[in-house]
Transfer RNA from a Caldisericia bacterium, 72 nucleotides, folded computationally. Rfam family: tRNA. The family's RNA type in Rfam is transfer RNA. The sequence is in RNAcentral, with records from ENA.
RNA sequence: GGCGCCAUAGAACAGUGGUUAGUUCAGGGGGCUCUCAAUCCCCAGACAGGGGUUCAAUUCCCCUUGGCGCUA
Numbered sequence: 001g002g003c004g005c006c007a008u009a010g011a012a013c014a015g016u017g018g019u020u021a022g023u024u025c026a027g028g029g030g031g032c033u034c035u036c037a038a039u040c041c042c043c044a045g046a047c048a049g050g051g052g053u054u055c056a057a058u059u060c061c062c063c064u065u066g067g068c069g070c071u072a
Base pairs, nucleotide, nucleotide: 001071002070003069004068005067006066007065010025011024012023013022018055027043028042029041030040031039048064049063050062051061052060
């Protein structure tokens, strides 16, 4: 250089053209407890960036950025 794959909360993962983007852990608050732990309830937090297709895009297409792999 060429080709392919991936990018979703602080972390690890689901998800799919439409109805509120979900789970676990982590974080915050509360209940319980003499206190802590455990446990229960609640809260906040995310679709890498830009463009296109579409009535509608996190999902499909293109480019860029970053990561991984194959190849020369």
Taxonomically the source falls in Caldisericia (Bacteria, Pseudomonadati, Caldisericota).
Its mean pLDDT, the model's own confidence on a scale to 100, is 83.